[in-house]
RNA sequence: GGGCCUGUGGCUCAAUUGGUAGAGCACUAGCAUGGCAUGCUAGGGGUUGGGGGUUCGAGUCCCCCCAGGUCCA
Repeated sequence: GGGCCUGUGGCUCAAUUGGUAGAGCACUAGCAUGGCAUGCUAGGGGUUGGGGGUUCGAGUCCCCCCAGGUCCA
């Protein structure tokens, strides 16, 4: 320098042929216990790595850039 893959709540991952972004763990509150652990219930938190384009509508399609991984030179 070139090819490919990945990037979504704090963490690990989903999201159908493009149609209102979800789950588990974690966190907060309440209840149960003498207390801890644990269990149950409820709740908060992400505009999807950044920018632009296509579209009525983009996490998803296109372009550029950034970061990580991998292969080739």

Transfer RNA from a Candidatus Margulisiibacteriota bacterium, 73 nucleotides, folded computationally.
The RNAcentral record of the sequence draws on ENA.
The prediction has a mean pLDDT of 81.